This is a predicted structure of a 350-nucleotide part of an RNA (small-subunit ribosomal RNA, central domain) from an uncultured Chlamydiae bacterium. It matches the Rfam family "Bacterial small subunit ribosomal RNA".

Context: one part of a larger RNA
RNA sequence: UUGGGCGUAAAGGGCGCGUAGGCGGGAAUGAAAGUCAGAUGUGAAAUCCCGGGGCUCAACCCCGGAACAGCAUUUGAAACUCCAUUUCUUGAGGCUAGAAGGAGAAAACGGAAUUCCACAAGUAGCGGUGAAAUGCGUAGAUAUGUGGAAGAACACCGGUGGCGAAGGCGGUUUUCUAUUUUAGACCUGACGCUGAGGCGCGAAAGUAAGGGGAUCAAACAGGAUUAGAUACCCUGGUAGUCCUUACAGUAAACGAUGUAUACUUGAUGUAACUGGAAUCAACCCUAGUUGUGUCGAAGCUAACGCGAUAAGUAUACCGCCUGAGGAGUACGCUCGCAAGGGUGAAACUC
Repeated sequence: UUGGGCGUAAAGGGCGCGUAGGCGGGAAUGAAAGUCAGAUGUGAAAUCCCGGGGCUCAACCCCGGAACAGCAUUUGAAACUCCAUUUCUUGAGGCUAGAAGGAGAAAACGGAAUUCCACAAGUAGCGGUGAAAUGCGUAGAUAUGUGGAAGAACACCGGUGGCGAAGGCGGUUUUCUAUUUUAGACCUGACGCUGAGGCGCGAAAGUAAGGGGAUCAAACAGGAUUAGAUACCCUGGUAGUCCUUACAGUAAACGAUGUAUACUUGAUGUAACUGGAAUCAACCCUAGUUGUGUCGAAGCUAACGCGAUAAGUAUACCGCCUGAGGAGUACGCUCGCAAGGGUGAAACUC
C1' cells in the first nucleotide's frame, strides 16, 4: 500500500457556519460523455500459451496457430450515472394560529448572609484544634442591639426537570435578538447532506491597560504535626476571584461514542404540545409528535456492555489510528506582548 479499525485496547477534530470538492427524492422527453454490443485498422519480431518438428534427452533451436492491456475510427443500444428541458410533493424552506424555556445582550431593582465603620449596653475572655499554639482582647474584644457603607453570590422552588452547537446558562422586572416544538397542509418546488482549506464561538487558569476589592485565596509569613514536613491542620495574607476593553485558544472541552438520513419485537417514568372519550370543568383514562431517563427482544461486542437517544442493519461525506519508550520532545515554519499554542520527526533502546 491493499486492508482492518476508532465507547473502555492506538484512534471522533472542543463546537458551529460555510468555500472548493464528494454525494444526492419521484415522473416524462431528448441527447449520447461514462457504459454496453458489432465492424475496421493498429497492437513489429522475440517472449508467454497450444500443436508439431530438430540436436541421443533436456535446456536450447525451428515451423504453424492462438493470444496480448489497450488505442483510434465507425455503426448501433439507452437500463443505470452524467447533461438539457418539462413536471411532481414526500426531503428542505416559508406562511398562519398556538405553546415552551436558568438560550443570548443591555438596563433597573430586591432580600438574606459576610466583612468593615459609628453609637449603645456589657465584662474577661474570644477564636481555633485530634490536642494545642500563633492570632484578637482591659487602649474594652467575642456575644447583643440600632444605624450606615461596600462588594460578590442569588437559599427555598430545584427535579437522571428545562434551554443552548459546544463552552455553558438559575433572585425579580423591562427592552431587544435568536431558537425549538405542536396543529393546519396554504405557498415555493430538490432550493438537500457532508464539508479539505477558511471564518466565528470557545470553562478555568493566565496576559495588558483602567477600575473595583466584601468573601475566598496560589505565592508568602507565622503556629502546629513529624525523624524531617519546603505538605495535609490552624492564624494571617498578596496576586487573583468581580467589571470594561483587548489578547490568549487550551481541558478527563467526556456520552472518553463525528454529522445527516432510512429501517428494525417491547415495557415503564418524566417534560412540552395536539386530538378523542368522559364531565359543569379540571384531574384521571386513551391516541399521536418532540425531548429526556430506566429496563430489556433480535442483533452486535474480546468482554464489560450497547440495544429506536444503537455500540443493531445500511448509505453519504469528513476527521483520525497503525508496537512501547524516546516524545507531543528536537529542528524548521507559523500564531502570540509573554506564558505558550498549532504543525511535528529521527537516532537509539526494548